[in-house]
Formats: sequence, structure tokens, C1' cells
RNA sequence: GCCGGCGUGGCUCAGGGGUAGAGCAGCUGAUUCGUAAUCAGCAGGUCAACGGUUCAAAUCCGUUCGCCGGCU
Repeated sequence: GCCGGCGUGGCUCAGGGGUAGAGCAGCUGAUUCGUAAUCAGCAGGUCAACGGUUCAAAUCCGUUCGCCGGCU
């Protein structure tokens, strides 16, 4: 230098045009003599950035940035 994959709550990941979700972690309550476990609930997201397409974009297209891999 060229090519490809990935970027979504604190962490690990789903979701591939139509209200952003799960598990773990956190908080509150129940249970317990108390803790853990269990159960119920709550909070937490500019979906890497910018632009484009669209009635509507996390999702499609382009550029850039970051990480990983391959080729040279």
C1' cells in the first nucleotide's frame, strides 16, 4: 500500500428498514437470625463519527476513525 471482518447499556453479545433487546454486573424490595442463593421490580444507550438514500436508518450506500486478521 491492497483486501476482509468487527464497532450497539459497565462487560459479553443479539437485532440487517417501522417504539433498541438479552445475559452478567449495579440499585430497591421480598425471603433469611444474618449472608449467599432465589424471586419481583427499577435504572442505565447521541447504536464509533460525518454525509447520502428513504415517509422512516442501529440496519442500505459513501467517506473517515479505531481494533483485529490476511496479502504484499
Description:
A computed fold for a 72-nucleotide RNA from a Thermodesulfobacteriota bacterium, annotated as transfer RNA. Its Rfam family is "tRNA". It is annotated as a transfer RNA. Taxonomically the source falls in Thermodesulfobacteriota (Bacteria, Pseudomonadati). The coordinates come from a structure-prediction model, not an experiment, and the mean pLDDT is 84.